[in-house]
RNA sequence: GCCCCUGUAGCUCAAUGGAUAGAGCACCAGCCUUCUAAGCUGUAGGUUGACCGUUCGAAUCGGUCCAGGGGCG
Numbered sequence: 001g002c003c004c005c006u007g008u009a010g011c012u013c014a015a016u017g018g019a020u021a022g023a024g025c026a027c028c029a030g031c032c033u034u035c036u037a038a039g040c041u042g043u044a045g046g047u048u049g050a051c052c053g054u055u056c057g058a059a060u061c062g063g064u065c066c067a068g069g070g071g072c073g
Base pairs, nucleotide, nucleotide: 001072002071003070004069005068006067007066010025011024012023013022018056028042029041030040031039049065050064051063052062053061
């Protein structure tokens, strides 16, 4: 330098272009317990890497960048 893949909650991951982006774990609160752990219940937590475009509608499609990983030279 060229090509490919990935980027979504603190972490690991879902989500056929369609209604308010969900789950598990973690955190926090409550229940239980003499206390803790475990278990149960609940709450909160998101500019879907950035910008632009296509579309009635974009996490999803297109373009340019950014970051990480891999291959070739």
The RNA shown here (transfer RNA) has 73 nucleotides and comes from an Anaerolineales bacterium.
The prediction has a mean pLDDT of 80.
RNAcentral records the identical sequence in 2 taxa.
Rfam family: tRNA. From the family's description: Transfer RNA (tRNA) molecules are approximately 80 nucleotides in length.
The RNAcentral record of the sequence draws on ENA.